A computed fold for an 80-nucleotide RNA from Actinotalea subterranea, annotated as c-di-GMP-I riboswitch aptamer.

RNA sequence: CAUCGACAAGGGCAAACCCAUCGCGAGGUGGGGGCGCAAAGGCACCGGGACCCCUGGGGGGGUCUGCCGGGCUCACCGAA
Repeated sequence: CAUCGACAAGGGCAAACCCAUCGCGAGGUGGGGGCGCAAAGGCACCGGGACCCCUGGGGGGGUCUGCCGGGCUCACCGAA
C1' cells in the first nucleotide's frame, strides 16, 4: 500500500414510531428515539426495482441508494 474486519479503542450514522414543519403525493427537513450499519460518507452518474402525480391514450414529470447491482470520489482504527 492492497485486501480484510476483533464481543479491540476512540468516535460516527440512525430504522420503526412520536412531535413540528414543507410538499397534491411518493416523500423531504428539524427534534426526540434506536432497529440496525464498517462506508448506513458524498455524487440519483449507469442499469434494474418500488412508489407518487399529471394524461382520454401514447406518454410526461417526480420520490426513494437504509431496495439491489455498478461507476466516480473521499475517509477513522488495526487483531487475525
Its Rfam family is "c-di-GMP-I riboswitch aptamer". Rfam links the family to the GO term cyclic-di-GMP binding.
The coordinates come from a structure-prediction model, not an experiment, and the mean pLDDT is 86.
It was read from a public genome assembly, where an Rfam model found it.